[in-house]
């Protein structure tokens, strides 16, 4: 300089055009003499940024930006 993969809650990730999910963790409460497991339940997410296509984009196209490979 070129070509590929990834980016989604505090972490780990599921979702490839029609209501953003889990599981760890976090708060609350429930059990226990206490913790700790356990069981309930709340909150937590402008899906990397910005533009385009569509009635309708996390998702489909461009350019960028960080992280990873490969190539010369």
């Nucleotide at each position: 300089g070129c070509c590929c993969g990834u980016g989604u809650a505090g972490c780990u990730u599921a979702g490839u055009g029609g209501u953003g999910g889990a599981g760890c963790a976090a708060u609350c409460g429930g059990c226990u003499g206490u913790u700790a497991a356990c069981c309930g339940a709340u909150a937590g997410g402008u899906c990397g940024a910005c533009g385009g296509u569509u009635c309708a984009a996390a998702u489909c196209c461009g350019u960028c930006c960080a992280c990873g490979g490969g190539c010369g």
RNAcentral holds the sequence, with entries from ENA. Transfer RNA from a Candidatus Woesearchaeota archaeon, 72 nucleotides, folded computationally. The source organism's lineage runs through Archaea, Nanobdellati and Candidatus Woesearchaeota. The coordinates come from a structure-prediction model, not an experiment, and the mean pLDDT is 83.